[in-house]
Context: one part of a larger RNA
RNA sequence: UGCAUAUAGUGGAUGCCUUGGCAAUAGGAAGCGAUGAAGGACGUUAUAGAAUGCGAAAAGCUUCGGUAAGCUUUCAAAUAAGCGUUAUAGCCGGAGAUUUCCGAAUGGGGAAACCCACCUUAAUUUAAGGUAUUGUUAUUUGAAUAUAUAGAAUAACAAAGCGAACUUAGGGAACUGAAACAUCUAAGUACCUAAAGGAAUAUAAAUCAAUUGAGAUUCUGAGAGUAGUGGCGAGCGAAAUUGGAUUAGCCGUGUAAGAAAUUGUUAUGAAAAUUUAUAGUAGAAUUAUUUGGAAAAAUAAACAAAAUUGUGUGAUAGUCACGUAUAUUAAAUUUAUUUUCACAUUUCUUACUAAUUAAUUAGAUCGAGACACGUGGUAUCUUGAUUUAAAAUAGGGGGACCAUCCUCUAAGGCUAAAUAUUACCUAUUGACCGAUAGUGAACUAGUACCGUGAGGGAAAGGUGAAAAGAACCCCUGUUAGGGGAGUGAAAUAGAUUCUGAAACUGUAUGCAUACAAGCAGUAGGAGCUAGAUUUAUCUAGUGACUGCGUACCUUUUGUAUAAUGGGUCAGCGAGUUAUUCAUUGUAGCGAGCUUAAGUGUUAACGUAGGCGUAGAGAAAUCGAGUCUUAAUAGGGCGUUUAGUUUCAAUGAAUAAACCCGAAACCGAGCGAUCUAUCCAUGACCAGGGUGAAGAUACAGUAACAUGUAUUGGAGGUCCGAACCCACUAAUGUUGAAAAAUUAGGGGAUGAGUUGUGGAUAGGAGUGAAAGGCUAAUCAAGCUCGGAGAUAGCUGGUUCUCCUCGAAAACUAUUUAGGUAGUGCCUAAUAUUUUUUCUCCUGGGGGUAGAGCACUGUUUCAAUUAGAGGGUCGUAAUUGGCUUAUCAAGUUGAUGCAAACUCCGAAUACCAGGAAGAAUAGUAUUGGAGACACACUGUGGGUGAUAAGGUCCAUGGUGGAAAGGGAAACAGCCCAGACCGUAAGCUAAGGUCCCAAAGUCGCAGUUAAGUGGGAAACAAAGUGUGAGAGCGUAGACAGCCAGGAGGUUGGCUUAGAAGCAGCAACCCUCUAAGGAAAGCGUAACAGCUCACUGGUCUAGUUUUCAUGCGUGGAAGAUCUAACGGGGCUAAAACUGCGCACCGAAGCUACGGAAUAUAUUUUAUAUAUUGGUAGAGGAGCGUUCUGUAGGCCGUAGAAGAUGUAUUGAGAGAUAUGUUGGAGGUAUCAGAAGUGCGAAUGCUGACAUGAGUAACGAUAAUAUAGGUGAAAAACCUAUACGCCGGAAGUCUAAGGUUUCCUGUUCUACGCUAAUCGGAGCAGGGUUAGUCGGUCCUAAGGUGAGGCUGAAAAGAGUAGUCGAUGGACAACAGGUUAAUAUUCCUGUACUUAGUAAUAUUUCGAUGGGGUGACGGAGAAAGCUAGGUUAGCUAUCAGUUGGUUUUGAUAGUUCAAUCAUGUAGAAUGUGUACUUUGGAAAAUCCGGGUACAUUUAUUUGAGGUGAGAGUACGAGUUAUCCUUUGGGAUAAUGAAGUAAUUUAUGCUAUGCUUCCAAGAAAAACCUCUAAGGUUAAGUAUUAUUAAUCCGUACCACAAACCGACACAGGUAGACAAGUAGAGAAUACUAAGGCGUU
Repeated sequence: UGCAUAUAGUGGAUGCCUUGGCAAUAGGAAGCGAUGAAGGACGUUAUAGAAUGCGAAAAGCUUCGGUAAGCUUUCAAAUAAGCGUUAUAGCCGGAGAUUUCCGAAUGGGGAAACCCACCUUAAUUUAAGGUAUUGUUAUUUGAAUAUAUAGAAUAACAAAGCGAACUUAGGGAACUGAAACAUCUAAGUACCUAAAGGAAUAUAAAUCAAUUGAGAUUCUGAGAGUAGUGGCGAGCGAAAUUGGAUUAGCCGUGUAAGAAAUUGUUAUGAAAAUUUAUAGUAGAAUUAUUUGGAAAAAUAAACAAAAUUGUGUGAUAGUCACGUAUAUUAAAUUUAUUUUCACAUUUCUUACUAAUUAAUUAGAUCGAGACACGUGGUAUCUUGAUUUAAAAUAGGGGGACCAUCCUCUAAGGCUAAAUAUUACCUAUUGACCGAUAGUGAACUAGUACCGUGAGGGAAAGGUGAAAAGAACCCCUGUUAGGGGAGUGAAAUAGAUUCUGAAACUGUAUGCAUACAAGCAGUAGGAGCUAGAUUUAUCUAGUGACUGCGUACCUUUUGUAUAAUGGGUCAGCGAGUUAUUCAUUGUAGCGAGCUUAAGUGUUAACGUAGGCGUAGAGAAAUCGAGUCUUAAUAGGGCGUUUAGUUUCAAUGAAUAAACCCGAAACCGAGCGAUCUAUCCAUGACCAGGGUGAAGAUACAGUAACAUGUAUUGGAGGUCCGAACCCACUAAUGUUGAAAAAUUAGGGGAUGAGUUGUGGAUAGGAGUGAAAGGCUAAUCAAGCUCGGAGAUAGCUGGUUCUCCUCGAAAACUAUUUAGGUAGUGCCUAAUAUUUUUUCUCCUGGGGGUAGAGCACUGUUUCAAUUAGAGGGUCGUAAUUGGCUUAUCAAGUUGAUGCAAACUCCGAAUACCAGGAAGAAUAGUAUUGGAGACACACUGUGGGUGAUAAGGUCCAUGGUGGAAAGGGAAACAGCCCAGACCGUAAGCUAAGGUCCCAAAGUCGCAGUUAAGUGGGAAACAAAGUGUGAGAGCGUAGACAGCCAGGAGGUUGGCUUAGAAGCAGCAACCCUCUAAGGAAAGCGUAACAGCUCACUGGUCUAGUUUUCAUGCGUGGAAGAUCUAACGGGGCUAAAACUGCGCACCGAAGCUACGGAAUAUAUUUUAUAUAUUGGUAGAGGAGCGUUCUGUAGGCCGUAGAAGAUGUAUUGAGAGAUAUGUUGGAGGUAUCAGAAGUGCGAAUGCUGACAUGAGUAACGAUAAUAUAGGUGAAAAACCUAUACGCCGGAAGUCUAAGGUUUCCUGUUCUACGCUAAUCGGAGCAGGGUUAGUCGGUCCUAAGGUGAGGCUGAAAAGAGUAGUCGAUGGACAACAGGUUAAUAUUCCUGUACUUAGUAAUAUUUCGAUGGGGUGACGGAGAAAGCUAGGUUAGCUAUCAGUUGGUUUUGAUAGUUCAAUCAUGUAGAAUGUGUACUUUGGAAAAUCCGGGUACAUUUAUUUGAGGUGAGAGUACGAGUUAUCCUUUGGGAUAAUGAAGUAAUUUAUGCUAUGCUUCCAAGAAAAACCUCUAAGGUUAAGUAUUAUUAAUCCGUACCACAAACCGACACAGGUAGACAAGUAGAGAAUACUAAGGCGUU
């Protein structure tokens, strides 16, 4: 480590249960709301939270009725404090009271639950009430404008808003279907909008009908999928009439007064009676024994029943409890009906008034829409535009239109019921679910959580009968966890709690495993171990060794495939339902069968309608016939009789239609907290360069010009931080980060950057334009809906057995991976040899072959016209002769052909026939699948007589076929697996070993390991055969010898003598010898050869055919081209022969099933591989009846083992666990069977004790605490930031702040610590911010526009990022402070007193009131130094100090009015302006006055010393660092430097010319003079909201304690131009 067994853990399946759901039935109710709703916020209990109830009268108050002994709601116990006990506790019901704030929200406003008012009444604070808008009505007023009207005011009444579906109306898609798409469809659907009611709509004929008639509407069964309509496609689809439900008809001059009568039609009110509802009351009947923890079980004996529905009680209860049948009841409110009255109506009289049936109509034209009806020949209805009748002697309709006839009377109105729906209440039911189910939700669920928002949206049930929930002891840091003890029937029921499966993880025992390679099994099998008994076996576990053996699914011609899918397990997970057809089966009736809606006393009724019984024809029509035709005939279709209605199965159509899956399209909403652009209002840009225009001075000019210097300070100017951007590289890429870091880079006074508030949006916005951006999404956002869109595409589709069993072809196709018909499969019925094979007979053919007569093509020869050439000849033409030429034709010989045939098979095909063998064939009907094929043999096309190529034909096999052989190997060879057998025989192929069978026999071949890869070509390899030559007259080979003469032949040549070259190549001698086949020389010479003789001796040379071999022969990880070993008279090859092996073949024996035949069982014969597919028979699961039965606490289901059994799905019995249900049989109904769908949910593995632990600013030591200290506390060192990593503050967050306590979880480790858990505490304002004002913008009375919703917008009203506006210093807390305290100030308002006066506004005027850049000046904050004070220090010197350390500080306000800035100011008079007025402003005139007036930092004085202040002293505490309290308390000056701050909203300059309103000052109007204003003093008042803490961050935005992002303010020292940079101060940190 594996297997097995046992036993644990983890986990939460299964079983059982149900508090909750789902679907219905019956009845009720169908609304609530300005008397303030629905829905909320906040409160409310002795109470912290949640739920429920309630509302400051707050889990409640009053009263009436009922009930009542207990009560103070639930989670949720306990405690405290109370109430009550016989009817004023409590509880139930009726009525009433109270009912904060928001919300239509309504006094105004608003960021819902908040802010700010005014008026009246009573008054001390304060309380109560009122104050919105619109409409109607009424009254009072009242412009231009006389009457009047508009307008205004007041009063009364009404409306508004919410709500599930149903209803009517105004608008109105798209996907989709049409196999594309445009009319059409989807569909007047979805959706938006308006409005109403308990229902709504419709409704009393200008209707239908058809010559008869009916008589409002609505709903419904039929008519009928008919008539029609329709790219006459897909589809759409009536009406008359009829059966029912329910029934109902009416009004059409009016007003006022009076009288009378009758009636009860419509509406309303009152009373009475009966009745309904909202609480209730009475309510029969049982005991014992046994088992048990418990009796309701079992046993025995009783009883009730108008009550045996149901639930509970310690297991299953008629008689224990609550109930149930039945009977009965209401003070109060209420339902319905009836009666009476009021009332209404009618009639009459009087007075006045009006005359009455519908005209911008019917109709017409044009354009649309609705009608089933798409413009069609289109009637009818509605109407946007334009027109335009009649009057009952008239008008409309009857499907163009006309006539006749019939029928009705438009252009006014009302009307119940039958019908639709159910958010809500009550009662009841279920062959509905039972915790992955049933609602999303059985539980703190529309919760947690996600998203800016619209919106999306979970998981999570069970101790026990009873908490009897474990006292006490022990281990431990421990409230963790465990062990004892105890409770209980049970604790392996212990709170993670019933049962407790599997994956996964352990422990114990047995066997196996360290020389052995692979789907892990199967067949055989030794050893070891355990058990049993009959002692010799059996059973169980393990399994050394051996043979054979490459998972499953899907998709495919074909998968071990390295093609798809699955990590594992458990649960869930896919042909259903409705309607209409077809076929089959089944049952009923049968020339008939059958009901639908509906009614109903639940027996049944209901015959409207449907199908059938008669057909033919286009139809009229005729009819067992009819049509065709002038007619006959013929022919077509009929006539021979069975249907119909349930139920079931199968299939089709329509519906989502077997399940999952798009990208998209359309509708309505939600988003500009990201980002794009714009609007309003604010803010920001260290420092350093350059030096434009202009100006001044001088020079210069007639004057300009021009020049020089100085001044000046321009610029989409330069360098460079903050800030903004993002060019390069590296890192990072399961990151620190869903875009960053590091190092560089670009812009940095501008078309700059940025805050706050706002505007613009989905075919739309915005865009210095990239198809960029519009919330991590963009060639059309997001959310919800249409919606289960559609998908000829991919994937998946769950138990068993039996029978048969395909196709990958043809035709057609916007068709080619789809579909339809045919072929092929299956089942039933009919037919019953019709089918196939062998054989015989008879046919036609034009293929293979063959042939060349034809058509073409082809070679040679002969012959021969003709042509060309040459030549001869003629006066000229014709012509003669001839031929290195070409050549038709003819003749002879030779070939070729898919598109040649004078010929011509084998097969195949057709017909007929006989016998035999086999078992098919055909027809009709139901159901399919399939129309991607693959290889191999043969015949071909194509290609290259290439392809594992491609296309046909014809066989085979695979596909859908296992077995044996070919090493392995779908398609090749053999052979077709029903099951079993330690039986036999064979096929292909084999027989030396691996490895079953011959080292078999005979005869040859091969020497190459050929065998065991390959061609042209090559070769004295070798065997066989045939032929030719030479050879005893001596061959071939070897050896010996000769190889000569003319001649050095001729020519050529310097030379050429056999042998440079040219021509010739003779003769002689001979046995033989070339005017020479090679070598050689300058040329000769020389050496060979041919040829000849000798020797030797019997064969030798050569050609052809053929068997077997040789070379030709180079590749990539490894021998690797017999499967390996190995094999040579073989274990190779050839031939012959005998034996054996060899398969799931055949046989034998036994068994099962199917079919057929005969039949009583049974027998006989044949058959039983199988994908798609057809058919048949079964198993199991859940529920219902059977079942008030049967089994069950003496132990059900479930879980887990064992045994037996069946062909299988499965079944039966039983041990252990479990602790209350289960269910035979036969039927019925289905949410009925899982291994796969990158399936869904949960659990658990693997990777793996692996990666990582988030900036390398840095830690060390000691002490403390503690169970434990690298991290906590304290101390001492060290290190880091210091334009920040410090301090303040806005947004945002929302308690994170402080203290105590705790350490499970959170913190990337530990933790004693914490921004963590628990508990307690903490935020104090007239002067800070909000309040007042207005900007962009929002909203918006009236009015305007628009199908609706709404849109824009005036007055107004909101709205800061701006304007206005009064407080400072010190002290104090654990935590707050401009808020508390101390001191010193200021503002507004009221009141009082005094003094004084033309006061007075929502109106007029002024003011408020504004840009960029630049320069210089004066200051201050701040800094530095000196002096001074205190302390320390004590060296060679310095103590009257060379030094060191610390300190040297103080506001608002009041007074003064400086540097500086601005300008005239005052008085009087006048006035066509300032919408009225004005003494004000503006315009004008006169006089006076001048350095005055206004403004203004700073400084100085007061404030202000009893402040602060280093330190010192005392006491207490202490973690020895220090802290607390009290007392005391020195100096407190000067110089220098200097801002980006102040003077300054100034000044200069430039062009782009730079908010508004209020506060404030002033003027008058109405009005006021009993008032009001102003000034001074005194006094009183100043409500409400924010205030903690973090804020470049561990508290905000980024999912995190995240290297990112986040507006503004402050700005120390040294060096430096500097806010760069470096090092430091204060301060903060060392980054878990």